[in-house]
RNA sequence: UGCCGGGUCGUCUAAUGGCAGGACACAUGACUCUGAAUCAUGUAAUCGGGGUUCGACCCCCUGCCCGGCAG
Numbered sequence: 001u002g003c004c005g006g007g008u009c010g011u012c013u014a015a016u017g018g019c020a021g022g023a024c025a026c027a028u029g030a031c032u033c034u035g036a037a038u039c040a041u042g043u044a045a046u047c048g049g050g051g052u053u054c055g056a057c058c059c060c061c062u063g064c065c066c067g068g069c070a071g
Stems, first nucleotide, its partner, number of pairs: 001070007010024004018054001026042005047063005
């Protein structure tokens, strides 16, 4: 430098163009003499910019970052 793949809550991982969900973790409450475990509830995310569309995590263009391959 070229080509390919990837970027979603703190972490991991889903989501045929139609309300962004789950697990772990965290917070609060219940339970307990206290804690752990368990149960309930809650907080929390689509890498940036632009385009297409009634509607974009999803499709298109471009940039950034990560990984792989080639030279």